[in-house]
RNA sequence: AUUAGAUAAAGGCAAAUCCGUCGAAAGUCGGAGACGCAAAGCCACGGAUCUAAAGCUUAAGAAGCUAUGAUCGCCGGGUUACCGAA
Numbered sequence: 001a002u003u004a005g006a007u008a009a010a011g012g013c014a015a016a017u018c019c020g021u022c023g024a025a026a027g028u029c030g031g032a033g034a035c036g037c038a039a040a041g042c043c044a045c046g047g048a049u050c051u052a053a054a055g056c057u058u059a060a061g062a063a064g065c066u067a068u069g070a071u072c073g074c075c076g077g078g079u080u081a082c083c084g085a086a
Base pairs, nucleotide, nucleotide: 005083012037013036017032018031019030020029022027035073041079042078043077045076046075047074048071049070050069055065056064057063
């Protein structure tokens, strides 16, 4: 230095839920709160999943289709990184 990850040490992040906020929604952000996480740091590149405002279809309706929206705490990939046992 790389790979790897302990009943180590110092720490870090923060699920569900509640309150507020933004959004058509999915969901985001802030506070409280901890299910858990060795990348649960970052990136929407590939797949997957969620939503359907607008658009299209439909007998106007109901309903259906569709991401330019969202989820990196769904998976893969890229990239950066603390520690010191094996």

Description:
The prediction has a mean pLDDT of 85. Predicted 3D model of an 86-nucleotide RNA (c-di-GMP-I riboswitch aptamer) from Paenibacillus sp. PvR098. Taxonomically the source falls in Paenibacillus (Bacteria, Bacillota, Bacilli, Paenibacillaceae). RNAcentral holds the sequence, with entries from Rfam.